[in-house]
RNA sequence: GGACCGGACGGUCGCUUUCUGCGUCUUCGGACGCGGGGAGAGGAAAGUCCGAACUCCGCAGAGCAGUGUGCCGGAUAACGUCCGGGAGGCCGGGUUCAAGCCCGUCCGACGGAAAGUGCCACAGAAAACAUACCGCCCGCAUCCUCACAGAUUCGGGUAAGGGUGAAAAGGUGCGGUAAGAGCGCACCGCCGCGGCAGCAAUGCAGCGGGCAGGGCAAACCACACACGGAGCAAGACCAAAUAGGAAGGGAGUUCGCGGCUUCGGCCGCGGGCACGUGCCGGCUCGGCGCGUCCAACCUUCGGGUAGGUCGCUAGAGCCCCGCAGCGAUGCGUGGCCCAGAGGAAUGACCGUCCCGCCGGAGCAAUCCGGCGGACAGAAUUCGGCUUACAGGUCC
Numbered sequence: 001g002g003a004c005c006g007g008a009c010g011g012u013c014g015c016u017u018u019c020u021g022c023g024u025c026u027u028c029g030g031a032c033g034c035g036g037g038g039a040g041a042g043g044a045a046a047g048u049c050c051g052a053a054c055u056c057c058g059c060a061g062a063g064c065a066g067u068g069u070g071c072c073g074g075a076u077a078a079c080g081u082c083c084g085g086g087a088g089g090c091c092g093g094g095u096u097c098a099a100g101c102c103c104g105u106c107c108g109a110c111g112g113a114a115a116g117u118g119c120c121a122c123a124g125a126a127a128a129c130a131u132a133c134c135g136c137c138c139g140c141a142u143c144c145u146c147a148c149a150g151a152u153u154c155g156g157g158u159a160a161g162g163g164u165g166a167a168a169a170g171g172u173g174c175g176g177u178a179a180g181a182g183c184g185c186a187c188c189g190c191c192g193c194g195g196c197a198g199c200a201a202u203g204c205a206g207c208g209g210g211c212a213g214g215g216c217a218a219a220c221c222a223c224a225c226a227c228g229g230a231g232c233a234a235g236a237c238c239a240a241a242u243a244g245g246a247a248g249g250g251a252g253u254u255c256g257c258g259g260c261u262u263c264g265g266c267c268g269c270g271g272g273c274a275c276g277u278g279c280c281g282g283c284u285c286g287g288c289g290c291g292u293c294c295a296a297c298c299u300u301c302g303g304g305u306a307g308g309u310c311g312c313u314a315g316a317g318c319c320c321c322g323c324a325g326c327g328a329u330g331c332g333u334g335g336c337c338c339a340g341a342g343g344a345a346u347g348a349c350c351g352u353c354c355c356g357c358c359g360g361a362g363c364a365a366u367c368c369g370g371c372g373g374a375c376a377g378a379a380u381u382c383g384g385c386u387u388a389c390a391g392g393u394c395c
Stems, first nucleotide, its partner, number of pairs: 001395005007353007015040011042375001046386002049384005054231004066227005071085005086110001088107002091104005112221001116220002118216003133162002135158005141152003170188006189211001190209004195204003235310004245301005252273009274292007317336003321332004354373008
């Protein structure tokens, strides 16, 4: 680093779910009680960070904005995941005068810095139109000396050396020079051109050029590609009481006038009679008022709530074997069924054993006693990533 396990067995009492026997009740759908059998958390069920299935809503098409991804090829339902490869970097080893090169291990948001804008703290002389602090070299003057040498100021040259920094304007070596410098040469790097190999990323060798173009895009940005939103409290069905909505019924006829008309009637106003009702009254008659519109009440319909059912667990499922592939993975044969609850079960106790630590006994093997055995826990379902984890097994 990878793969796997993550206490075992037995007993007692409980919980959820399913099947079943008997009994009671029944609106005949079932409900309840007693008994019996089966099943009952995880490697992460977690974080909810990515990707999907499924469901509902939205949707002519295109663009802008926004978000995300970003070496190449493959795997996959899909992915920011996984596999293989390439280039780069850290460390170790080998090799070279040295730069460099080779081998091994590990690492990761690994496209663009030659479109533009911005930033580069501190330190340092100078941080991007380069720069002269120390040092080195040359010259003049002065001091000193017999002279050479030396010291100081000033002017100039120099990026080799020192020093600062995450980073100092190609690197190493040789030549060269007053000292230096791609100033010259060789090698390494870089740029341009075409060639060969490879699906590609890219690699290899050649020719030309003394060398431009510092770093940061997990700063804005430009480029390419992808993306509609919400989530099982999605959503579908059944559907009480109460309240509210709609339609119909609900105690009526006639006359006159007016309006509308599909010429059937309908509406409004006024009057008569009839009916209902309130008051006066013990009752009837009668008188006065109100209503016959509305409402109470009844029937039906539709929406929603409580509640119930479905969604709900047989699936990108698990195990063994074989084949293809470097691998991720795919294909095939056979076998298996593995929680589906809904404020939410999966627990508690006892005994034996196992592992670790401590103490005691014992020459030792071992025995006795005590303490401890993690992280955590389904809630529509999968594929990943990340995080937590006592102890143990294998490579």
This is a predicted structure of a 395-nucleotide RNA (Bacterial RNase P class A) from uncultured Candidatus Sulfotelmatobacter sp. Model confidence (mean pLDDT): 77 of 100. Taxonomically the source falls in Candidatus Sulfotelmatobacter (Bacteria, Pseudomonadati, Acidobacteriota, Candidatus Korobacteraceae). Rfam family: Bacterial RNase P class A. Rfam classes the family as a ribozyme.